Predicted 3D model of a 76-nucleotide RNA (transfer RNA) from an uncultured bacterium. The coordinates come from a structure-prediction model, not an experiment, and the mean pLDDT is 80.

[in-house]
C1' cells in the first nucleotide's frame, strides 16, 4: 500500500425482509439482615464511532473518514 471483518448503555453482547433500541453484569434507591454478602422490588444510564447519501421512515442499504482485528504484497 491492497483486501476482508468489525465499531450499539460503564463492560460483554442482542435487535428475526428497513417500521417505537433491549438483555446480563456493574451502578443508584428501597425491602430483608445485628452488619456485610446473597436475595427481592424499583430506578437511572444511548448523537447505534464520525460526516454525508437513498428512503415516508436507517442500528439495518450505499459512499467517505477514523479506531480495532486478521490476511496478502512491496521496499529497506
Nucleotide at each position: 500500500g491492497c483486501c476482508g471483518c468489525u465499531u450499539u448503555a460503564g463492560c460483554u453482547c442482542a435487535a428475526c425482509u428497513g417500521g417505537u433500541a433491549g438483555a446480563g453484569c456493574a451502578c443508584c434507591u428501597g425491602a430483608u439482615u445485628u452488619g456485610u454478602a446473597a436475595u427481592c422490588a424499583g430506578g437511572a444510564g444511548g448523537u447505534u464511532a464520525c460526516g454525508g447519501g437513498u428512503u415516508c421512515g436507517a442500528u439495518u442499504c450505499c459512499c467517505g473518514u477514523a479506531g480495532g482485528c486478521g490476511g496478502c504484497u512491496c521496499c529497506a

Its Rfam family is "tRNA". Rfam classes the family as a transfer RNA. About the family: Transfer RNA (tRNA) molecules are approximately 80 nucleotides in length.